RNA sequence: GGGCGUUAGCUCAGCUGGGAGAGCGCCAGGUUCGCAAUCUGGAGGUCGAGGGUUCGAAUCCCUUACGCUCC
Numbered sequence: 001g002g003g004c005g006u007u008a009g010c011u012c013a014g015c016u017g018g019g020a021g022a023g024c025g026c027c028a029g030g031u032u033c034g035c036a037a038u039c040u041g042g043a044g045g046u047c048g049a050g051g052g053u054u055c056g057a058a059u060c061c062c063u064u065a066c067g068c069u070c071c
Stems, first nucleotide, its partner, number of pairs: 001070006009024004018055001026042005048064005
């Protein structure tokens, strides 16, 4: 210097710009004598940071931090 990645506590999706999501975990309740399993509901996010474009940005552009990888 090039490429990829950074989104919930963890693993990740969101690839065509308009609702921020899934699984696991956590909390509450049902079921059970109790636990586990299972079912229902709920909480939890400055989308790595700053700026720009746009009516509107996780998504496009610029700069920058960190990780992996190639030269």

Transfer RNA from a bovine gut metagenome, 71 nucleotides, folded computationally. Its mean pLDDT, the model's own confidence on a scale to 100, is 83. Rfam family: tRNA.